[in-house]
RNA sequence: GAAGUUCGCCAGGCAGCCGCUGUGAGCGCAAGCUCAUGGAGGAAAGUCCGGGCCCCGCAGGGCAGGAUGCCGGCUAACAGCCGGGCACCGCGAGGUGACGGAAAGUGCAACAGAAAACAUACCGCCGAUGGCUCCGCAAGGAGAUCAGGUAAGGGUGAAAUGGUGGGGUAAGGGCCCACCGCGGACGUGGUGACACGGACGGCAUGGCAAACCCCAUCCGGGGCAAGGCCAAAUAGGGGAGCGAUGGCGUGGCCCGCGCCGCUCCCGGGUAGGCUGCUAGAGGCCGCUGGCAACAGCGGUCGCAGAGGAAUGGCUGCCCACGACAGAACCCGGCUUAUCGGCGGACUUCCCAC
Numbered sequence: 001g002a003a004g005u006u007c008g009c010c011a012g013g014c015a016g017c018c019g020c021u022g023u024g025a026g027c028g029c030a031a032g033c034u035c036a037u038g039g040a041g042g043a044a045a046g047u048c049c050g051g052g053c054c055c056c057g058c059a060g061g062g063c064a065g066g067a068u069g070c071c072g073g074c075u076a077a078c079a080g081c082c083g084g085g086c087a088c089c090g091c092g093a094g095g096u097g098a099c100g101g102a103a104a105g106u107g108c109a110a111c112a113g114a115a116a117a118c119a120u121a122c123c124g125c126c127g128a129u130g131g132c133u134c135c136g137c138a139a140g141g142a143g144a145u146c147a148g149g150u151a152a153g154g155g156u157g158a159a160a161u162g163g164u165g166g167g168g169u170a171a172g173g174g175c176c177c178a179c180c181g182c183g184g185a186c187g188u189g190g191u192g193a194c195a196c197g198g199a200c201g202g203c204a205u206g207g208c209a210a211a212c213c214c215c216a217u218c219c220g221g222g223g224c225a226a227g228g229c230c231a232a233a234u235a236g237g238g239g240a241g242c243g244a245u246g247g248c249g250u251g252g253c254c255c256g257c258g259c260c261g262c263u264c265c266c267g268g269g270u271a272g273g274c275u276g277c278u279a280g281a282g283g284c285c286g287c288u289g290g291c292a293a294c295a296g297c298g299g300u301c302g303c304a305g306a307g308g309a310a311u312g313g314c315u316g317c318c319c320a321c322g323a324c325a326g327a328a329c330c331c332g333g334c335u336u337a338u339c340g341g342c343g344g345a346c347u348u349c350c351c352a353c
Stems, first nucleotide, its partner, number of pairs: 001349010012318007020039008041324001045335002048333005053223004060255004065219005070084005085099001086097004100214002105212002107208002122154002124150003129147002132143004162180006181203001182201002186197004227275004237266006246260004282301008
């Protein structure tokens, strides 16, 4: 100097005029006015996951169903985060993982190929032993291959039933040997997933479980349109069904428990006001502990609460020339969209000293 990896921060600013809204204070009979002070995000989005909170007299047991899936830790909890193990990708910093089990069972894999799970022979190789033909008195020799042997070579395929080298064989094959690979046991280290080590064993049983399934752990349901209070209005109207051997009880089924009524259709009234509603598993700073996520302690701040939905309009200047984009009970995450700027740590390459 160039190219990368990873973590964090910002998200237009200043001024003037008019306008909107929360809270507090003052004035006013009231409508309202004045002053002070606050007023959208890193994702507010998607509604994917987990909770806080609220309601339901079962939320108790079971079946079905669903979720998660290596190990340890953090957390209110989680499919999140941190750290680690293994596998794969990358020269590397790093990244990704739907990461338990294929010897409990079932199932799937087109085409090609002999053959795709408990195998096989298309081209080949051999044909020692038994058979055939020829030579020979015989012993024996030669030839082609039948029976038979074989899976090392070639071919097909994404993948062919361990690999390389040597010995042996009629030709071959873990048939035997060395090394590698694989297997269970043993030893060492580790909380653990796992890692390492020597010896032993010729050892074969490939893939897919984001296929059904098996195993382990966990799961009551519904949701702020939850729920609570006040006021008001109407038609305690009409019909049908079940009815104690019954009906109902916040996903389905069974048992248990509780209550004594319940379900459907037509028709009528109300849809107003207050609350829930912002002080939170809160933010920031410091110290201690921890590799870290984070925890504890101390200090400090008070940081939007609309209610058909508040931040707007105009002007001037600066500038990084502003993208994606607007809270609706709240919080911890994940995912998606995105203009531009700033900073830390680390990796690789080139050059010079």
Molecule: Bacterial RNase P class A
Organism: Betaproteobacteria bacterium HGW-Betaproteobacteria-11